The part of an RNA shown here (small-subunit ribosomal RNA, central domain) has 349 nucleotides and comes from a metagenome. The coordinates come from a structure-prediction model, not an experiment, and the mean pLDDT is 88. Rfam family: Bacterial small subunit ribosomal RNA.
Context: one part of a larger RNA
This record gives sequence, structure tokens and C1' cells, in this order.
RNA sequence: CUGGGCGUAAAGCGCGUGUAGGCGGCUUGGUAAGUCGGAAGUGAAAGCCCCAGGCUCAACUUGGGAAUUGCUUUCGAGACUGCCUAGCUUGAGUGCGGGAGGGGAGAGCGGAAUUCCAGGUGUAGCGGUGAAAUGCGUAGAUAUCUGGAGGAACACCGGUGGCGAAGGCGGCUCUCUGGACCGUAACUGACGCUGAAACGCGAAAGCGUGGGGAGCAAACAGGAUUAGAUACCCUGGUAGUCCACGCCCUAAACGAUGGAUACUUGGCGUGGGAAGUUCAAAUCUUUCCGUGCCGGAGCUAACGCAUUAAGUAUCCCGCCUGGGGAGUACGGUCGCAAGGCUGAAACUC
Repeated sequence: CUGGGCGUAAAGCGCGUGUAGGCGGCUUGGUAAGUCGGAAGUGAAAGCCCCAGGCUCAACUUGGGAAUUGCUUUCGAGACUGCCUAGCUUGAGUGCGGGAGGGGAGAGCGGAAUUCCAGGUGUAGCGGUGAAAUGCGUAGAUAUCUGGAGGAACACCGGUGGCGAAGGCGGCUCUCUGGACCGUAACUGACGCUGAAACGCGAAAGCGUGGGGAGCAAACAGGAUUAGAUACCCUGGUAGUCCACGCCCUAAACGAUGGAUACUUGGCGUGGGAAGUUCAAAUCUUUCCGUGCCGGAGCUAACGCAUUAAGUAUCCCGCCUGGGGAGUACGGUCGCAAGGCUGAAACUC
């Protein structure tokens, strides 16, 4: 070392692209590295183990055997793995024909609402709460009408619905652009799966420079409440929220469930395609891909999962190994900083 695990007990990297490595479809011939068999050499002696013998026994000791599971050489085997060779089409990819979508980036446009400004009408209140007060208002508010400015977000449709690897994505139009799905079977011919490193993406908050700033709103101020009230409620209000560029790299980044492939009773919805049925539509049937609910075997400590598995198997990666100390210290590395990543021990229960 040969162990057991990772939905909720400790444990799936936030997500992808992908290097090395690991693993890998069907068939032919060859080879003989792995593998398997025979033989030879070697594997010192002592010791261990077995069988005998010698000291009265034993310890001790003498002889023989076994063992030394290994290494080397040689002769064979050729199923499986590897390597070489020749092919195949089911895996994978390409082509062709289709339709769906808030997938991404940029530009332009639109209406509703809030706020503010100007003007008209109009007069004493408005606002707010459990009740109030702070606040606003006779320098004319609130209400209402007209015009204007500006920023942010897009009601209804809207869905257990769609798209995306994840984060996430929702008014309309245009331009550029990624992926998936269905049908076909023309082409390539295993080109595949996973993936330590590495690289890229990564909500919100936060940071840098420059803009922008309607509403909302940490901090802050005031009013209430209260024993107090550094809160909950109210009136205000600055960063921020928005844009451009550059950083940060975290999360209950969750399905708390890594990826791939195959197999394993069913029922009911829903989104996208195709085929059939039908004169056609609708409907219905079949089928592929997605997305939900309920349940069977099986699994599970239970809860529950159950063809979108947590079932049955294989391959690859990541991770866990009692609680606290601690995601701390130290070191390294990244960052402008905040801090991130990596990550202990003493001690203690």
C1' cells in the first nucleotide's frame, strides 16, 4: 500500500477551454514488451519452519530437507493489453435541408411612471404613523392642466415556459456573432472520454481614472418608540446603484448532487422538431431533444432519490479522515487597497 466515503453527518473545484498523463469501438495479419508455461544458473552461511541424531531432559547443538515468493538466460504459447500493419462504421466530427430561443456585443428608437423646472387654475393645508412629530406650505404647497429637462427600469404577454458552461439573460428595431436541436446519410474514418498544471469567464459589494446622477439608499442628521434604542417606524440624505476603460475573484457561486458512456417497470403535464393519420386544420399515434410532477424495482441511517438516479456498471479528475484552536499564524504568491489563493502547530475537549 491492498480501506471506507463525498444530496442533508467531514467531503464535488463557481464554471469552462485544454497540455501532460490515465483510460478507450469493430475486424485482419504480424510482433512478442506486458502476460502465461517448461528448463538451467543464481538466490552465501547462520537464523525461521519440518524430519532425524548428540549432551539424563530442555535450552543448546549436529545432519538432511523445505523455504528463499526474487533476478538472469533460454525454449515455447499467442487469448487479453501494448506496438506495427491493412481495413470497417455503430463512437466523434463535417456537409446538406430546416425550424425555435430574455445566448453574447454594439448602435438607434419608444411609451408609462417618479423627480425637477416654467406657466395656468386654485386655497389652506400637505405629508407621514399604531398614534405622532421632525419635514414641506400664504415668498402660494398638496391637488389639477399644459409645456420642458433628465436619469434609471422595461407593466401586461410571463408560464412548474425559453436560452446559456456557470455567473446570468426580459420594451422595440437594425448590424455583427456563439451554441444547441430535428431531418438526411453525401464525406472523414476512432479523429474519442477525462483532465494535474496552464489559460479564460465569473452575481453583488468594493477599488482606480473620467463621466452621469431621476428614483432608491449603507454612512450620517433629525423626529418618534423605549428603562435605554448607537435599531425596527418616520422625515431628510452622501458614497453607491448607471456608463466607459482597468482591477478585484468572493457567495447558501445550491440540484448544498463533478464530467462522460451504457443499461434498468410505469403514469400525468409542458417547450422545440420530425414521421404517420386526415382533402386540410384540429385531434390522435409513433419518435428524437429538453423541462417538471407522481410513483415501481433497486438504493438509502433515515429523509428521500427513482430513465434529468442518490439504481446497475466502467473510465478520468477534485475532495474528506473527530470538535475547538482556524480558514487563524508563518512562509510563498497575486492585488492599488480591501483582501484572495495556498495553509499548519502548540494547547484543549